Model confidence (mean pLDDT): 80 of 100. A computed fold for a 74-nucleotide RNA from a Planctomycetota bacterium, annotated as transfer RNA. The sequence is in RNAcentral, with records from ENA.
[in-house]
RNA sequence: GCCCUCGUAGCUCAGUUGGAUAGAGCAGCAGUUUCCUAAACUGCAGGUCACAGGUUCAAGUCCUGUCGGGGGUA
Numbered sequence: 001g002c003c004c005u006c007g008u009a010g011c012u013c014a015g016u017u018g019g020a021u022a023g024a025g026c027a028g029c030a031g032u033u034u035c036c037u038a039a040a041c042u043g044c045a046g047g048u049c050a051c052a053g054g055u056u057c058a059a060g061u062c063c064u065g066u067c068g069g070g071g072g073u074a
Stems, first nucleotide, its partner, number of pairs: 001073007010026004019057001028044005050066005
């Protein structure tokens, strides 16, 4: 250089053939409980779906380019 693959919350990931508000667990914050802590339970907050463009009535999802991680190849 070329080919494949991945990029979604602080972390680990789901979201499969495009469809109606973008989700879970852990972590965080608040509360209940406890003498206190931990655990448990309840609630809350947290997202430019890597970036840019395109297709479409509609894109996390399809297409192109760029960037970054991993793998393959001479």
It matches the Rfam family "tRNA". It is annotated as a transfer RNA. The organism belongs to Planctomycetota, within Bacteria.